GlmS glucosamine-6-phosphate activated ribozyme aptamer, 147 nucleotides, folded computationally. The sequence was found by an Rfam model in a public genome assembly. Its Rfam family is "glmS glucosamine-6-phosphate activated ribozyme aptamer". By type it is a riboswitch.
[in-house]
RNA sequence: UUUAAAAUCAAAGCGCCAGACCCCUGCGUGGGUGACGAGGAUUAAGGUUAUCGAAUUUUCGGCGGAUGCCUUAAAGGCUGUGCGGUCUUACCGGCUUUACAAAACCGGGGCGAAAGCCCCCUGACAGAAAAAGCCGGACGCGCCUUU
Numbered sequence: 001u002u003u004a005a006a007a008u009c010a011a012a013g014c015g016c017c018a019g020a021c022c023c024c025u026g027c028g029u030g031g032g033u034g035a036c037g038a039g040g041a042u043u044a045a046g047g048u049u050a051u052c053g054a055a056u057u058u059u060c061g062g063c064g065g066a067u068g069c070c071u072u073a074a075a076g077g078c079u080g081u082g083c084g085g086u087c088u089u090a091c092c093g094g095c096u097u098u099a100c101a102a103a104a105c106c107g108g109g110g111c112g113a114a115a116g117c118c119c120c121c122u123g124a125c126a127g128a129a130a131a132a133g134c135c136g137g138a139c140g141c142g143c144c145u146u147u
Stems, first nucleotide, its partner, number of pairs: 014064004019060001020033004036053003042074007075088004080143004091137008107120005
């Protein structure tokens, strides 16, 4: 110096609790509940109640955060290049198909005085996004190069 792998930034349904609710074995400076997974990151700034379903006694209410969305700028893909347009390891739209969840529930175990918490096991059930196939539409203007 190069290559490969791993890790970190990066927890992001994530963290917290002054309200509310629950427990009493000590009513207090006590204990507990307070989002179930899927999916999501080019960079910077600003704005904003940040996607999808599952389940329904609080997944209430609140605070903080956040990979979403919008605007602007930069970088990059789409044609060698400039502008425009569009997108973010990167053509677009439609249709069809495919694969994928956890909690809850059932059963068992452990901790705790209780509220409650943790673990194991069997079987199950999404949507968004994604992938594949098919169809349709796709780069406008200019410049350069080659024939």